Molecule: FMN riboswitch aptamer (RFN element)
Organism: Halobacillus yeomjeoni
RNA sequence: GGAUACCUUCGGGGUCGGGUGAAAUUCCCAGCCGGCGGUAAUGAACAAGUAGGUUCUCAGCCCGCGACGGGGAGGCAGUAGCAAUACGUUUCCCCCUGAUUUGGUGCAUAUUCCAAAGCCGACAGUGAAAGUCUGGAUGGGAGAAGGAUGAG
Numbered sequence: 001g002g003a004u005a006c007c008u009u010c011g012g013g014g015u016c017g018g019g020u021g022a023a024a025u026u027c028c029c030a031g032c033c034g035g036c037g038g039u040a041a042u043g044a045a046c047a048a049g050u051a052g053g054u055u056c057u058c059a060g061c062c063c064g065c066g067a068c069g070g071g072g073a074g075g076c077a078g079u080a081g082c083a084a085u086a087c088g089u090u091u092c093c094c095c096c097u098g099a100u101u102u103g104g105u106g107c108a109u110a111u112u113c114c115a116a117a118g119c120c121g122a123c124a125g126u127g128a129a130a131g132u133c134u135g136g137a138u139g140g141g142a143g144a145a146g147g148a149u150g151a152g
Stems, first nucleotide, its partner, number of pairs: 006147005017029003031132002033121002035065004043056004060119002069095008078087003100117005123135003
């Protein structure tokens, strides 16, 4: 100083109350919720003392990612099949992927703070249409912390 590859743990919240109806936590009124990384003017801590550094610090709707969905390619002692292939499993790639303004503060259009008003939310299921119920999911996961390794 921290390459590479490895291990462990962690890693998502939410329908109060009411209306209609045969039936709705799905409709209507109304309530509630907000994954991960980045972005720091300000503020804080530490360091430095002619130096201006390091760390931490506010976003559902700014940038990117994850999850869901669609497609493709490859691997595999599995299952079925004469085989092609299908299913299963696993690795990788591509596509798709929602929503914000105004005013204030400040040296500074901070879309992040403060105030106000808005807006958004996979798939399948359902006695009736779901961000919130049930399910895939005791799954996957952006990543976070720690451990061990110790290239150059």